[in-house]
RNA sequence: GGGCUGUCAGUGGGAGAGCGUGGUGGCCCAAUCGGGCUGCUGCCGCCGAAGGUGAAAACACCCAUAAUCUCUCAGGCAAAAGGACCGCUGACGGUGG
Numbered sequence: 001g002g003g004c005u006g007u008c009a010g011u012g013g014g015a016g017a018g019c020g021u022g023g024u025g026g027c028c029c030a031a032u033c034g035g036g037c038u039g040c041u042g043c044c045g046c047c048g049a050a051g052g053u054g055a056a057a058a059c060a061c062c063c064a065u066a067a068u069c070u071c072u073c074a075g076g077c078a079a080a081a082g083g084a085c086c087g088c089u090g091a092c093g094g095u096g097g
Base pairs, nucleotide, nucleotide: 003095004094005093006092007091008090009089010088011087012086013085018044020043021042022041023040024039025038026037027036028035029034045077046076047075051073052071054069
C1' cells in the first nucleotide's frame, strides 16, 4: 500500500399485512338526507425487517450465550413516514495465529 474488517456520516435500494367497522372532536362540501379528509378511541381480523421477549446443539451436569428462528409487548396494515439488511462514497480506526 492492497485485501478484509469496526464505528460514524452521506447517498441509493429495501418486504409484509383491512383505504375494516362503530363512537367522538376538528375542517371542508352540501344545504333535505348526508358525504369526504383527518386526530383520538372501542371492537374484530392481520403483518413483522425499528426496538424488545424466548431459547438449541456444541458439553455428562450447571451457568452464560444466537439469528432473517420464535412471541407479537411495542410498532405497523392506501400514500407519505419508518424500515432489518445490502450497495457506493468519505472520515476515523483495527489487521493476526

Record summary
Predicted 3D model of a 97-nucleotide RNA (Glycine riboswitch aptamer) from an uncultured Rhizobiaceae group bacterium. Its Rfam family is "Glycine riboswitch aptamer". Rfam describes the family as follows. This family represents the bacterial glycine riboswitch. Its family is annotated with glycine biosynthetic process in the Gene Ontology.